Description:
A computed fold for a 161-nucleotide RNA from a mouse gut metagenome, annotated as Lysine riboswitch aptamer. Of the family's consensus pairs, 96% are formed in the model. Its mean pLDDT, the model's own confidence on a scale to 100, is 82.
């Protein structure tokens, strides 16, 4: 240095179904208000509409659970820069999603808790901190089967060449 393995509600993609989204958005109608106000935020400019409430009609996407497939064990997630114009409005600023690259800058793993983002949302993801669990090692101290305290990180640990 190369292979090859382990952690376990293990981890990430993906195809069907399902449920949620939702009686929401919008659309025709029918009456009411508002009158320079209306978009995530300001700001220019442009238009002429905005809202509310009844009958009707009536999505979709993203997320999300199953069962199956597929790739794996820094698996993967974030941060942070860097980019196309992609959504949020015509154009500018910020802002909040989405997608690529890049980065040994943080995270051993599921879990639950609190605050904090996303989200339509109790779902779920992420994020900071704390708990116990739990796996690798490394010390000690032990009844030598193994357990027990301590601490560290995956740039680590096991095996074989």
């Nucleotide at each position: 240095g190369a292979u090859a393995g382990a952690g376990g509600c293990g981890c990430g993609g993906u195809u069907c179904u399902c449920a949620u989204g939702a009686g929401u958005a919008c659309c025709u109608u029918u009456c009411c208000c508002c009158a320079a106000g209306g978009g995530c935020a300001g700001g220019c400019a442009g238009c002429c509409g905005g809202g509310g409430a009844g009958c009707g009609g009536a999505a979709a996407a993203g997320g999300g659970a199953g069962c199956g497939c597929c790739g794996c064990c820094g698996a993967a997630g974030g941060g942070a820069g860097c980019g196309u114009u992609c959504g949020g409005u015509g154009c500018c600023u910020g802002c909040c999603g989405c997608c690529g690259c890049u980065u040994g800058c943080c995270u051993g793993g599921g879990u639950c808790a609190a605050c904090g983002g996303g989200g339509a949302a109790u779902a779920c993801c992420c994020g900071u901190u704390g708990g116990a669990c739990u796996g690798u090692c490394a010390c000690a101290u032990u009844c030598u089967g193994u357990a027990u305290g301590u601490g560290a990180a995956g740039c680590g640990c096991u095996a074989u060449c």